[in-house]
Context: one part of a larger RNA
Molecule: large-subunit ribosomal RNA, half A
Organism: Bacteroidales bacterium
RNA sequence: CGUACGGGGGAUGCCUUGGCUCCCGGAGGCGAAGAAGGGCGUGACAAGCUGCGAAAAUCUGCGGGGAUUGGCAAAUACGAAUUGAUCCGCAGGUACCCGAAUGGGGCAACCCAUCGCCAUAAGGCGAUACUCCCGUAAAUUACGGGAGGGCAAACCCGGGGAACUGAAACAUCUAAGUACCCGGAGGAAUAGAAAACAAAAGUGAUUUCCGGAGUAGCGGCGAGCGAAAUGGAAUGAGCCCAAAUUCUGGCAGUUUCGGCUGUCAGGAGGUAGUAGGGCUGCGAUAUUAGGUAUAUUACAUAAGCCGAGCGGUUUUGGAAAAGCCGGCCAAAGGAGGUGACAGCCCUGUAGGCGUAGGGUAAUAUAUUUAUAGCAGUACCCUGAGUAGGGCGGGGCACGAGGAACCCUGUCUGAACCAGCCAGGACCAUCUGGUAAGGCUAAAUACUACCGGGAGACCGAUAGCGAACAAGUACCGUGAGGGAAAGGUGAAAAGUACCCCGAACAGGGGGGUGAAAUAGUACCUGAAACCGUACGCCAACAAGCGGUAGGAGCUCCGAUUUAUCGGGGUGACUGCGUGCCUUUUGCAUAAUGAGCCUACGAGUUGGUCGUCACUAGCGAGGCUAACCCAUUAAGUGGGGUACCCGAAGCGAAAGCGAGUCUUAACAGGGCGAUAGAGUUAGUGGCGCCAGACGCGAAACCUUGUGAUCUACCCAUGACCAGGUUGAAGUCCCGGUAACACGGGAUGGAGGGCCGAACCAGGAAGCGUUGAAAAGCUUUUGGAUGAGUUGUGGGUAGGGGUGAAAGGCCAAUCAAACUGGGAAAUAUCUCGUACUCCCCGAAAUGCAUUUAGGUGCAGCCUUGUAAUAGUUUUGCAGAGGUAGAGCUACUGAUUGGAUGCGAGGGCUUCGCCGCCUAUCAAAUCCAGACAAACUCCGAAUGCUGUAAAAUGUUUUACAGGAGUGAGGGCAUGGGUGCUAAGGUCCAUGUCCGAGAGGGAAAUAACCCGGACCAACAGCUAAGGUCCCGGAGUGUAUGCUAAGUUGAACUAACGCGGUGCGGUUGCAGCGACAGCUAGGAUGUUGGCUUGGAAGCAGCCAUUCAUUUAAAGAGUGCGUAACAGCUCACUAGUCGAGCGGCCGUGCAUGGAUAAUAACCGGGCAUAAGCAUACCACCGAAGCUUUGGUUUUCCCCGAUUUAUCGGGGGAGAGGUAGGGGAGCAUUCCAACGUUGUUGAAGUAUGUACGCGAGUAUGUAUUGAGAUUUUGGAAGAGCAAAUGUAGGCAUAAGUAACGAUAAUGCAGGUGAGAAACCUGCACGCCGAUAGACUAAGGUUUCCUGAUCAACGCUAAUCGGAUCAGGGUAAGGCGGGGCCUAAGGAGUACCCGAGAGGGGAAUCUGAUGGAUAGCGGGUUAAUAUUCCCGCGCCCGUAUCUCGAUAAAAGUGACGGAGUGAAGUAGGUGCUGGGUACUGACGGAAUAGUACGUUGAGCCUAGCCUUCGGGCGAAGCGAAGCAUUGAAGUUACUUCCAAGAAAAGCGAGAGAUACGGCCCGUACCGCAAACCGACACAGGUAGUCAAGGAGAGUAUCCUGAGGCGCUC
Repeated sequence: CGUACGGGGGAUGCCUUGGCUCCCGGAGGCGAAGAAGGGCGUGACAAGCUGCGAAAAUCUGCGGGGAUUGGCAAAUACGAAUUGAUCCGCAGGUACCCGAAUGGGGCAACCCAUCGCCAUAAGGCGAUACUCCCGUAAAUUACGGGAGGGCAAACCCGGGGAACUGAAACAUCUAAGUACCCGGAGGAAUAGAAAACAAAAGUGAUUUCCGGAGUAGCGGCGAGCGAAAUGGAAUGAGCCCAAAUUCUGGCAGUUUCGGCUGUCAGGAGGUAGUAGGGCUGCGAUAUUAGGUAUAUUACAUAAGCCGAGCGGUUUUGGAAAAGCCGGCCAAAGGAGGUGACAGCCCUGUAGGCGUAGGGUAAUAUAUUUAUAGCAGUACCCUGAGUAGGGCGGGGCACGAGGAACCCUGUCUGAACCAGCCAGGACCAUCUGGUAAGGCUAAAUACUACCGGGAGACCGAUAGCGAACAAGUACCGUGAGGGAAAGGUGAAAAGUACCCCGAACAGGGGGGUGAAAUAGUACCUGAAACCGUACGCCAACAAGCGGUAGGAGCUCCGAUUUAUCGGGGUGACUGCGUGCCUUUUGCAUAAUGAGCCUACGAGUUGGUCGUCACUAGCGAGGCUAACCCAUUAAGUGGGGUACCCGAAGCGAAAGCGAGUCUUAACAGGGCGAUAGAGUUAGUGGCGCCAGACGCGAAACCUUGUGAUCUACCCAUGACCAGGUUGAAGUCCCGGUAACACGGGAUGGAGGGCCGAACCAGGAAGCGUUGAAAAGCUUUUGGAUGAGUUGUGGGUAGGGGUGAAAGGCCAAUCAAACUGGGAAAUAUCUCGUACUCCCCGAAAUGCAUUUAGGUGCAGCCUUGUAAUAGUUUUGCAGAGGUAGAGCUACUGAUUGGAUGCGAGGGCUUCGCCGCCUAUCAAAUCCAGACAAACUCCGAAUGCUGUAAAAUGUUUUACAGGAGUGAGGGCAUGGGUGCUAAGGUCCAUGUCCGAGAGGGAAAUAACCCGGACCAACAGCUAAGGUCCCGGAGUGUAUGCUAAGUUGAACUAACGCGGUGCGGUUGCAGCGACAGCUAGGAUGUUGGCUUGGAAGCAGCCAUUCAUUUAAAGAGUGCGUAACAGCUCACUAGUCGAGCGGCCGUGCAUGGAUAAUAACCGGGCAUAAGCAUACCACCGAAGCUUUGGUUUUCCCCGAUUUAUCGGGGGAGAGGUAGGGGAGCAUUCCAACGUUGUUGAAGUAUGUACGCGAGUAUGUAUUGAGAUUUUGGAAGAGCAAAUGUAGGCAUAAGUAACGAUAAUGCAGGUGAGAAACCUGCACGCCGAUAGACUAAGGUUUCCUGAUCAACGCUAAUCGGAUCAGGGUAAGGCGGGGCCUAAGGAGUACCCGAGAGGGGAAUCUGAUGGAUAGCGGGUUAAUAUUCCCGCGCCCGUAUCUCGAUAAAAGUGACGGAGUGAAGUAGGUGCUGGGUACUGACGGAAUAGUACGUUGAGCCUAGCCUUCGGGCGAAGCGAAGCAUUGAAGUUACUUCCAAGAAAAGCGAGAGAUACGGCCCGUACCGCAAACCGACACAGGUAGUCAAGGAGAGUAUCCUGAGGCGCUC
């Protein structure tokens, strides 16, 4: 690696009790007659859910029903039921406690009351909140009656009212009057019967739909916002007051006493706009509508009832409903169930029946309520702080605008029917209406709830968060957040019995069953992952793990038994750097992914736009709302309102195939001439919506938090011990008196040292910790601005802050939670099946723009048109390369000349002269320029003609992407004529391009991949071997491993080849060898010396010579010496110089080790020439696929067949054709003789995939043709689950420590007992508050929990356990604070707040000792002693109040108390070899509360206290505490209670807590966590000490 068999896991398939979205109908509320929602109970046993409520899984009556039944939910026990149960319906009863909660209080489910009645032992019943309204009365009150309060999904009206966002920023604007908060109502709400619209015509309340219309308009005229009327529909309904006038009654005024007037209350009257009414006159008692009650009838309706029709001696099977055969019903073939798929088996269905109670409708009767005319017009009435106006706002589509209309905060302020308002400023005419009072069905909106029904909705990671004890478990202080989890089988028939085992663990037999690999961890049972067996391979071999070739081994099959075919493995060899994303460019050492499975991203809506296609009709097309009919329905019919088109032009009036401009009949613009639309469906794209998915930091809004922490308030607590010695005072000295000095006393201090306590300066450790901040050692403060407990207060742009932007619940430059909300994201990431055709860009312009976008460019699809390209000829424009400059401008070198200047000379001065100076201009020679040109190409560009090519071109319409580019070559700018630099231009390639070559190597060379081939030819480049092809031919060169690395340079070189040129040479060159190389002279000078040779000078001379320098080197102190130049001899033929050139050579120097290796004089190096061969996915050959064009033929008219031509690399992107998945429709098909799924083969298809065999499994599946989509995953640090890896690794949580023996047990390091040892001992002991909530005790058990084991346990199961007049709390009090009546404030919600209530951490308040239980005890028991009340008795006193209660820090400290120690006595026990006695010794323990009072002491408060209950004393030491005293300044709660009764006897004395832990394994820290946690007690030795060390009591050895 392969095969087989398993484990693990829970995907897939199938299923559905549950959801989701709608439709129809009902109902649209419940509640002081106590709701919603809870708490607690309730069962024979009862934890959860359900039901119910002390009448408690229920009670009563009526109706239904007819055999079982005591819910989910089995089993056991015990019951009920034909005398009708259970069950169903209707109506009643009961209904604990909390909750609006309502007698008062309160920390919800608790505590405490008052009054009346009944009972009187306990108790029961009723009433008692607040607000408003009404009534009565004796009226700030009482009583009676009624209503309200709270809850609940959306809809509705009103009061307040954001922000993110959009405007690519932002402020008006938008979002939006949205979210949210608040108030209120109803089944609907609001609105509503014109002071309305309209326009010369009319309509006639309101509401809703269609339409008008995205119009008129509004608008930083931006983004956006956006009507109304007319029209068509649904529905349809109209009315009542105030006033005038009048009557009655009360009151008041006035009076001529007749009355009049005013006012208040009530009755009549009256309600309109062509005005109406009062009033006057006339006339009438009509008409219509509604409410309530009763009766009758009808209808629908509860539980419910009737309700047709199948069989097989058949086949298979465990089972028939399947197959086969033969029947039946159908107003019933909806649906579900039954052992597989049932019209006829069951429940049912169609259809029909039934009716308590209530309902609806009609009719009748009774009663009650409302309602009317005609004419006249003198007078009266017709809604006032109103209409209107000013200012400031708001609403109207309308943003202050020309701004009408409506509302009003403020200031004003009319008219009165001869009036007034409106008609979009305003005015006139005209028209419409009649404000300032009110009511009003229907059409419309919504669905928490009930009943019925539906679905091209989901099917357990889906569908609600929830198919299941789900708003559960769990998390959080809280608001709030919020899971996972379905399936045995037809039926439990859920495995009797045996065996292994300690075992009720688990397993093996056996049995049941169709099946047990269906065994409750249960249907199917994929993958990751983990195993076992077998075959092959692997221990000298390097890499994307494949692919191509392939030996050997092995298995199967077939036969012509020697082969063939196939499967497995794969030695060895060639080639070969994953995927995605992002990029100019990635194997990159840039991003992402541990692996597997499931889920996971361009969708949906809009009668919005546009384009294409298809269909209908067509100069027309089309309906919308709505209505009718019908249905299973998305059906049919009606409906012409409206819209689009058919005519345009103009700003408009307007005119019209024209019109506008204009004086114009001119010209010009836009049109017509050239004629197609419209409606619907589908698709592409856009727009508005979250709009492809995921992702912010933030903003706003309502709430929740001060159990952490900051500060504050109230009330309590704590600080071992030691030390220093301020003021003051006293005494002494001193002074006139002070002052001052000394000594004592005194006990101050944000004093000193140092524990507890608080803090956290330093280091180490720890850093997947013991600990989400610690441990160890050390350190700072430690009577103060100290620390700390309990109860409270301050809240998010807010608090608090001795201030660090610190802290406000492990969160802080603005907490947390829910919501706006799917905020927004020019940004990042991700974005899922196949095949076919074409195929980019990284440029220009603009941009608060530069990584974005718009337009253009470039791509694609369609339609139309006829261009386009190349070559050649001809005709053109132009100022580049080059060149040139006495051709300009400018720059420039040398020379000549030299204006002018400088310098010098001279002069009195002017002149003048000179010049190694500068230098104009000119001349000669030379030479420069992007912004110079007297000149001037090539190429490119334009036009035209011909030829070639053949859609390559253009226009319009739909769809894009791109707008980061990069390398190379060439021409330039910049830079350093640097860069793999940067900016342009032209080309090319990469990008988006594979193949061959260059070792490897995006862009360099060659060359553009449709597929296949064991065919051929070539390109670049190669041909000795690796490695395919020449150890090819010819001629040279190189000696450096140069070549043969990327670049090697200046310069050097007697390396060598070639060429040129110039010298010497048989009169003997060059080189070598032999000989000479002399003399004046040691030249002179210099010098210590200088002799050829330190140095200087020189006429470096002369002589002898074949030749020989006043000397080329070496050398000496100086000489000497050796040489050279030069000469002769010898030798015998070429020898030098210079120049050019080929190949070499030095120059040559970088960090791990490097041009593949070998090779190099007969090259495999270099050069030249030639021949042959190899070599690619190029070209060709053969076969095949496919696209497109043309031609021919055929038809079903959009396809097929044949032939021909040209194509088929491809990212972004455009176009085309298909596959698969889920669901639906139709016709069908298939399945227990085995569907889907799963596993694994085979065949077919270019592919996505399809078909099928076998195994498994056990009930559905689906072809075809259409339709509809939650429609395809490898990646998003994706989501969920499972499983790996690290790894049998780290660790097992204080280093106080264990060992032995015995016991129990299947098993003992850890359990029990004992004996040793060790540790703590101001704690690791004891008590107690908070908090926890059964952890306590006993018995049983060991799966899980305990970081190991466990017989043990704070674990599991069962049972038991908490006893109070006095302890704590309540029935008493008050503080901070809270609540809150009156009252005050505020849009609302609400905020404050006398009184009052509440509220301990404080005040008040009566018990001690002993004993007892497995577990409680100041609670039970014993003993002793108290408090309150009632009754009786006795005695005594008779006001209220004052007062008291009642308070700080520090210091001092009496008494000799608690306690300690010691001694004595006594007791008990023990001690010598035996017994007795005494003595001695050792050890242990050794007097409590309370009452009482002789007495003593006293600071006068009180303290001690004999005797007694009752069991001895003494000595010594000695706290704490105290309301005492002293002192200081900062000057230190409140209320209740107490304060006048006492005694005796008898009786009575309520509720709650009480177990256990409590510095901890039980609390807070996720844990049996080295952390944190208020208060009390606190022994001995040493010591100042509670430091420290060692010990006591007591407790432990810290769970490997």